[in-house]
């Protein structure tokens, strides 16, 4: 350099045009318990990588650019 994939909570991840963006481990608080932990119950935590275009409406599609990965050269 060129092609394909990924980027959404602290981590893995879902969510592929329409309701306040979600689980599942993690944390933080209560209950339980001499303590812890396990269970239960609440809670907190997101500019959906960053800029634009499309559309009544974008995590979602369309462009570029970042950053990651994997082939080609």
């Nucleotide at each position: 350099g060129c092609g394909c994939c990924c980027g959404u909570a602290g981590c893995u991840c879902a969510g592929u045009g329409g309701a306040u963006a979600g689980a599942g481990c993690g944390c933080c608080a209560g209950u339980c318990u001499c303590c812890g932990g396990a269970a239960c119950u609440g809670g907190a935590a997101g500019u959906c990588g960053u800029a634009g275009g499309u559309u009544c409406g974008a995590c979602u599609c369309c462009u570029a650019c970042c950053g990651g990965g994997c082939g080609c050269g």
RNAcentral holds the sequence, with entries from Rfam. This is a predicted structure of a 73-nucleotide RNA (transfer RNA) from Desulfatibacillum alkenivorans AK-01. Its Rfam family is "tRNA". NCBI's taxonomy places the organism under Bacteria, Thermodesulfobacteriota, Desulfobacteria, Desulfatibacillaceae, Desulfatibacillum alkenivorans.